[in-house]
This is a predicted structure of an 84-nucleotide RNA (transfer RNA) from a Candidatus Sericytochromatia bacterium. Rfam family: tRNA. Rfam describes the family as follows. Transfer RNA (tRNA) molecules are approximately 80 nucleotides in length. The sequence is in RNAcentral, with records from ENA. Its mean pLDDT, the model's own confidence on a scale to 100, is 82. The same sequence occurs in records of 6 taxa.
RNA sequence: GCCGAGGUGGCGGAAUUGGCAGACGCACUAGUUUCAGGUACUAGCGCUCGCAAGGGCGUAAGGGUUCGACUCCCUUCCUCGGCA
Numbered sequence: 001g002c003c004g005a006g007g008u009g010g011c012g013g014a015a016u017u018g019g020c021a022g023a024c025g026c027a028c029u030a031g032u033u034u035c036a037g038g039u040a041c042u043a044g045c046g047c048u049c050g051c052a053a054g055g056g057c058g059u060a061a062g063g064g065u066u067c068g069a070c071u072c073c074c075u076u077c078c079u080c081g082g083c084a
Stems, first nucleotide, its partner, number of pairs: 001083007010026003019067001028044005046057004060076005
C1' cells in the first nucleotide's frame, strides 16, 4: 500500500427486509433476610435540563439518503486478521 472483519452504558454482549437503542449477563446502589459477611429475593442503574411532571441528547468522528439510520452510501480515526 491492497483486501476483509470490527468500534454500542462501568465491563462483556444483543438488536440488519431500515421502525420503542441498550435485551441478557457481570459489576454497582438501596431495601428485605443475617449477630455480621456471603448467598438469595425485590427495586434501581447512559449524559443533561427541571422542585416535579416531563423534556433534550446519546451506537468511534463528520457528512449524505430517508417520514424514519446501530443498520444503507461517502470521508476520516482506531483495533484485529490476511496479502504484498